[in-house]
RNA sequence: GAGGAUCGGGCGGCCGCGUCUCGCGCAAGCGGGCCGAGGAAAGUCCGGGCUCCACGAAACGACGGUGCCGGAUAACGUCCGGCGGGGGCGACCCCAGGGAAAGUGCCACAGAAAGCAGGUCGCAAAGGCUUCGGUCCUGCGACAGUGAAAGGGUGGGGUAAGAGCCCACCGCGGUCCCGGCAACGGCGGCCGGCACGGCAAACCCCACCGGGAGCAAGACCGAAUAGGGAUGGCUGGGCUCGUUUCGCCUUAUGCCGUCCGGGUUGGUUGCUUGAGGGGCGGAGCGAUCCGUCUCCCAGACGAAUGGCCGCACAUCCGCCGUCGCCUUUGGCUAUGGCGGAGGACAGAACCCGGCUUAUAGAUCCUC
Numbered sequence: 001g002a003g004g005a006u007c008g009g010g011c012g013g014c015c016g017c018g019u020c021u022c023g024c025g026c027a028a029g030c031g032g033g034c035c036g037a038g039g040a041a042a043g044u045c046c047g048g049g050c051u052c053c054a055c056g057a058a059a060c061g062a063c064g065g066u067g068c069c070g071g072a073u074a075a076c077g078u079c080c081g082g083c084g085g086g087g088g089c090g091a092c093c094c095c096a097g098g099g100a101a102a103g104u105g106c107c108a109c110a111g112a113a114a115g116c117a118g119g120u121c122g123c124a125a126a127g128g129c130u131u132c133g134g135u136c137c138u139g140c141g142a143c144a145g146u147g148a149a150a151g152g153g154u155g156g157g158g159u160a161a162g163a164g165c166c167c168a169c170c171g172c173g174g175u176c177c178c179g180g181c182a183a184c185g186g187c188g189g190c191c192g193g194c195a196c197g198g199c200a201a202a203c204c205c206c207a208c209c210g211g212g213a214g215c216a217a218g219a220c221c222g223a224a225u226a227g228g229g230a231u232g233g234c235u236g237g238g239c240u241c242g243u244u245u246c247g248c249c250u251u252a253u254g255c256c257g258u259c260c261g262g263g264u265u266g267g268u269u270g271c272u273u274g275a276g277g278g279g280c281g282g283a284g285c286g287a288u289c290c291g292u293c294u295c296c297c298a299g300a301c302g303a304a305u306g307g308c309c310g311c312a313c314a315u316c317c318g319c320c321g322u323c324g325c326c327u328u329u330g331g332c333u334a335u336g337g338c339g340g341a342g343g344a345c346a347g348a349a350c351c352c353g354g355c356u357u358a359u360a361g362a363u364c365c366u367c
Base pairs, nucleotide, nucleotide: 001367002366003365004364005363006362007361010311011310012309013308014307015306017036018035020033021032022031023030024029038345042356043355045354046353047352048351049350050214051213052212053211063210064209065208066207067206068082069081070080071079072078083097084095085094086093087092098205099204103203104202105199106198107197120144122140123139124138127136128135129134152170153169154168155167156166157165171194172192173191174190175189176188177186178185179184218269219268220267221266228260229259230258231257232256233255234254235252236250237249238248239247276295277294278293279292280291281290282289283288315341316340317339318338319337320336321335322334324332325331326330
């Protein structure tokens, strides 16, 4: 230097807080005991459990996500082991890493030209013209230049000049063989002079996956008061003009009573024993899995988990001294004494598995 693991404050005293529990007490409460934040409790970015809602099943489509191969897992965009590519002297690190011979689109700046071949600058035999310098036509793509990229590279032959035009090697494509479960690999064989520029974190194509909302989910109990519905009684009105009785209808923004159901405040539950922690043994390179023993480890809701003091230590700062070195009124390193400062990031809120981000410092292992 690289990779990984663990801890992240210790000891003692005093005071205090929360759940549960025991004792006393009519109760309020008092006393005792057990336990009491994290590696990230955070961001809420993925994946699940659980709960409610929706839904006949299947297929297809839309939308969203994922994307080398094999494995692990409840599941994952996570993890492990490989493969390929890139970086590093190296230990090791990084990669949205399927498809560009299905189609569409794009390729900044520079450059003549950015996908289709083109002709800035150049090279050139024959032919035409010529003032004999050239120029036109034609053939080229080597050389120069631009660029991330100009239709393989190096060398040789060839040619008027050139060019896979031809050859050797390298590269590329196809196919067969060999190794590997596979991705893929093979100074293996054969075929092809090369046909296929790049971009899919552009549309798209292919394969696979995916209902929605979330513990403020959801369940139960349920006042006072206000309001709703049903019903009974009283009162008012109507049923041909009056009176009385009975009946029916109606109305009330009226009064009294009974019953029903919903809601608000509140209370209980969900709530913490779980894909759980630790030890040992076994399988596996590993992620992880299996067996066995053992432990119970926050459950609050104006939301507990804190404060003070003392001691020692890591670390830092100042002063003084000593040894050594140097570029010597000073600086650096090591070390001793005294004094001072003195723990980072942060904090549960239904629960797990991950990822990401923050984190002073300490210890250990491997290379």
RNAcentral holds the sequence, with entries from MGnify.
Bacterial RNase P class A from uncultured Allosphingosinicella sp., 367 nucleotides, folded computationally.
Rfam family: Bacterial RNase P class A. The family's RNA type in Rfam is ribozyme. Rfam links the family to the GO terms dimeric ribonuclease P complex, tRNA processing and ribonuclease P activity.
The model forms 95% of the base pairs in the Rfam consensus.